[in-house]
This is a predicted structure of a 354-nucleotide RNA (Bacterial RNase P class A) from a Pseudomonadota bacterium. The gene name in the source record is rnpB. The coordinates come from a structure-prediction model, not an experiment, and the mean pLDDT is 75. Rfam family: Bacterial RNase P class A. Gene Ontology terms of the family: tRNA processing, ribonuclease P activity and dimeric ribonuclease P complex.
């Protein structure tokens, strides 16, 4: 110093003027006026996930759907975080995985290639035989060439006509067994010639989860619910009794009215500080703080002067332009997308100095 990796952390700033929402106090002719304070984000997005909260359903419970998928831990929850464990990637820091089942069944595997799951052979090696001309016919055989994203375990040595797990040794696979580890799994030994190609964000199978809508949820005021028209039951109600029949009633449909306020509503799985326990995520104590609540939807414009970015020529204490990404609507943990510009630590790897 250059190149690279992982993390926190800012996101314009002073002042002045008009404005908008809310709260607190004072005034008030109750129309309102005056003052003091407060007033968007790291993502407030997207609305993907998970919780609270509310309604409705609901004895338990299952089936279907749907999601989830190494292991352990954290948490109210989770698809999320940590911490490991296994595969991949990089010289390293470090990154990246829907990472359970293909020897239960069913699909599917494009072109090319003989041949894509059941056993085959296009060239090609060996043998024989028939030609003795380069061929042909049989049969062996899959080592090597072609094909393909993949083709019947891989390297090597023995063996053989010529070859093959045919035989052995190394690896790779499968059973088994020991040790370590909470556990994924690791590591040792030993025993099998290798059977079982791939694809489950295909069907499917195995596990654990799940009832549903959703702050336009819900509750209260206040208003409206006058009258009316069709059907359906008419029971155990009235017409004294019974039977019919009417009416009451009770339910559904058509039409007609009301739609204004307050709640829900922001103090909660808050936030800051510091201590303690853990490798961590994360949890506990103690002390301090109070931090936006609008309903068509308040948080904005302007001016000046700095910072910052870009364009210009007459190169300057110049002049013009431009200030990422977006923006609360129950609240609340995440994920993911997006963002001008700039700050602080740490690791990695190279090269030079001392």
């Nucleotide at each position: 110093c250059a190149a690279g990796g992982g993390g926190g952390c800012c996101g314009g700033g002073u002042a002045g003027c008009c404005g908008c929402c809310g709260u607190c106090c004072g005034c008030u002719u109750c129309g309102g006026c005056g003052g003091a304070g407060g007033g968007a984000g790291g993502a407030a997005a997207g609305u993907c996930c998970g919780g609270a909260c509310u309604c409705c359903a609901c004895c338990g419970g299952g089936c279907a759907g749907c999601a989830u998928g190494c292991u352990g831990g954290g948490u109210a929850a989770c698809a999320c975080c940590c911490a490991g464990g296994c595969g991949g990637g990089g010289c390293a820091a470090c990154c990246c995985g829907a990472c359970g089942g293909a020897a239960a069944g069913u699909g599917c595997c494009a072109c090319a290639g003989a041949a894509a799951c059941c056993a085959u052979a296009c060239c090609g090696c060996c043998c024989g035989c028939c030609a003795c001309a380069c061929g042909g016919c049989g049969g062996g055989u899959a080592a090597g060439g072609g094909c393909g994203a993949a083709c019947c375990g891989g390297u090597g040595c023995g063996g053989u006509a010529a070859g093959a797990g045919c035989g052995c040794a190394c690896c790779g696979c499968c059973c088994c067994g020991c040790u370590g580890g909470c556990g994924a799994c690791a590591g040792c030994g030993g025993g099998g010639g290798c059977a079982g190609g791939g694809u489950a964000a295909a069907c499917c199978c195995c596990a654990u989860g799940u009832g549903g809508a959703g702050c336009a949820a819900g509750a209260c005021c206040a208003a409206a619910u006058a009258g009316g028209g069709g059907g359906a039951c008419g029971c155990a109600g009235g017409u004294g009794c019974c039977c019919g029949g009417c009416c009451a009633g009770u339910c559904c449909c058509c039409g007609g009215g009301u739609u204004g306020g307050u709640u829900g509503c922001u103090g909660g799985a808050g936030c800051c500080g510091u201590c303690c326990g853990g490798c961590a995520a994360c949890g506990g104590g103690c002390g301090g703080c109070c931090u936006a609540g609008a309903g068509a939807g308040a948080u904005g414009g302007c001016u000046a002067c700095c910072g910052c970015c870009c364009g210009c020529c007459c190169a300057g204490u110049g002049c013009g332009g431009g200030u990422a990404c977006a923006g609360a609507a129950u609240c609340c943990g995440g994920c993911u997308u997006a963002c001008a510009g700039g700050c602080c630590g740490c690791c990695u790897u190279g090269c030079c100095a001392a």